[in-house]
RNA sequence: UAGUCUGGAGGGGAUGGAGUCCCCCCUGAACCGCCUAUCCGGCUGAUGACUCCUACCGAUGG
Numbered sequence: 001u002a003g004u005c006u007g008g009a010g011g012g013g014a015u016g017g018a019g020u021c022c023c024c025c026c027u028g029a030a031c032c033g034c035c036u037a038u039c040c041g042g043c044u045g046a047u048g049a050c051u052c053c054u055a056c057c058g059a060u061g062g
Base pairs, nucleotide, nucleotide: 010025011024012023013022016053017052018051019050020049021048033043034042035041
């Protein structure tokens, strides 16, 4: 100096917040949605998963 492993801390998992669990990265990183031959155009969801809150959408009742 380069690489690998382990531990701690930290970060990330397509739009907000909290808790729990899981996974990934460990810094030139993880991550930054899908469909359409390009373009035009189109589609789902506030979750990685579960629960709750907020926002949005639809239906019914007052």
About this RNA
A computed fold for a 62-nucleotide RNA from a Verrucomicrobiota bacterium, annotated as Fluoride riboswitch aptamer (crcB RNA motif). It matches the Rfam family "Fluoride riboswitch aptamer (crcB RNA motif)". The literature on the family includes a 2012 paper in Science by Baker et al., "Widespread genetic switches and toxicity resistance proteins for fluoride". The coordinates come from a structure-prediction model, not an experiment, and the mean pLDDT is 78. The model forms 100% of the base pairs in the Rfam consensus.